A computed fold for a 97-nucleotide RNA from Pseudocoprococcus catus, annotated as SAM riboswitch aptamer (S box leader).
Taxonomically the source falls in Pseudocoprococcus (Bacteria, Bacillati, Clostridia, Lachnospiraceae).
The coordinates come from a structure-prediction model, not an experiment, and the mean pLDDT is 76.
The sequence is in RNAcentral, with records from Rfam and Ribocentre.

C1' cells in the first nucleotide's frame, strides 16, 4: 500500500490527564468550556477470524468498536420535477500480492 470476498443493521461509558477543537477528504442542519480531539485506566458491545457441543450456542484469543447519517455536492440510471437506485470514495474483518 494494491487486489478479491463480506458487511456497513444492531449495539455498548465511565474516571484521569489535559485545554481546542473535532466528525474520512469536502462540509453542517451535527457534537463541543456543563469540556471536545487526543493518550491512558478499567468497564463494555458485538461475533470477522476464532472455539466446540454445529445452533436462537460461546466469548478464551487476534482485530474492531462503545455520539448520530456513510449526509451535501459530484457521476450513471430514474422522474414533468421530487423520490429513489447504483457505482465511486470511506470504514471494518478474512484472505493474497
Nucleotide at each position: 500500500c494494491u487486489c478479491u470476498u463480506a458487511u456497513u443493521c444492531a449495539g455498548a461509558g465511565c474516571a484521569a490527564u489535559g485545554g481546542a477543537g473535532a466528525c474520512c477528504a469536502a462540509g453542517g442542519a451535527u457534537c463541543u468550556g456543563u469540556g471536545a480531539u487526543a493518550u491512558u485506566g478499567c468497564g463494555g458491545c458485538a461475533a470477522c477470524c476464532c472455539c466446540c457441543a454445529u445452533g436462537a450456542g460461546g466469548a478464551a484469543g487476534g482485530u474492531g468498536c462503545c455520539a448520530a447519517c456513510c449526509u451535501g455536492a459530484g457521476c450513471g440510471a430514474g422522474u414533468a420535477a421530487c423520490a429513489u437506485c447504483g457505482a465511486a470514495c470511506a470504514a471494518u474483518a478474512a484472505g493474497a500480492g